A computed fold for a 73-nucleotide RNA from an Actinomycetota bacterium, annotated as transfer RNA. Its Rfam family is "tRNA". Rfam's curators write: Transfer RNA (tRNA) molecules are approximately 80 nucleotides in length. The sequence is in RNAcentral, with records from ENA.
[in-house]
RNA sequence: UCCCGCGUAGCUCAAUCGGCAGAGCAUCCGCCUGUUAAGUGGACGGUUAUAGGUUCGAGUCCUAUCGCGGGAG
Numbered sequence: 001u002c003c004c005g006c007g008u009a010g011c012u013c014a015a016u017c018g019g020c021a022g023a024g025c026a027u028c029c030g031c032c033u034g035u036u037a038a039g040u041g042g043a044c045g046g047u048u049a050u051a052g053g054u055u056c057g058a059g060u061c062c063u064a065u066c067g068c069g070g071g072a073g
Stems, first nucleotide, its partner, number of pairs: 001072007010025004019056001027043005049065005
């Protein structure tokens, strides 16, 4: 320099053919227990890397850039 993949909650990851962004863990508040742990219910938490484009509608499609990983020379 060129090619490919990935980037979504604090962490690990989902999200069908483009149609309301979710789960587990963590955190917080309850229930349970003599207490803790375990169990159990709920809440909190998002500029979907950044900027544009297409579309009635984009996490998803297109372009550029940034970051990480892999490959070629």